[in-house]
Molecule: THF (Tetrahydrofolate) riboswitch aptamer
RNA sequence: CACAGAGUAGGCGUGCGCGCGUAAAGUGCCCGGGGGACGGGGAGUUGCCAACGGGACGAAGAGCGAUCGCGGUGCGCAUGCCGCAUCCCGCUGCU
Numbered sequence: 001c002a003c004a005g006a007g008u009a010g011g012c013g014u015g016c017g018c019g020c021g022u023a024a025a026g027u028g029c030c031c032g033g034g035g036g037a038c039g040g041g042g043a044g045u046u047g048c049c050a051a052c053g054g055g056a057c058g059a060a061g062a063g064c065g066a067u068c069g070c071g072g073u074g075c076g077c078a079u080g081c082c083g084c085a086u087c088c089c090g091c092u093g094c095u
Stems, first nucleotide, its partner, number of pairs: 003093003010082010020071003029055004035049002040089004061068002
C1' cells in the first nucleotide's frame, strides 16, 4: 500500500422463564417539540431508541374449577440472522 475480517446502538426470528391485558391496556400506524445512545478514538445524521402530548383504527374467549386459549402484549436469559446507514483514524489476518 492492496485485499479480507471482527466488533456499536438497535432490529427480526427461535427456545425457556416470569408477568400484563382479555372490564382492552399493550402492539402496530400518523403528527408534535424536546431528550438519549450510536464499533477502540474523534465527528455525527436524513438512520436508531425511549418517554411525553395529540390523532385515526382496533380484538377471543372458554371452563364449576384447576386450567386452556387469545394479543402483530411487556421484561429477563440463551441462541441465530441483519447492522458501526455516513466521514477520518485505529484493530486482526494476509501480501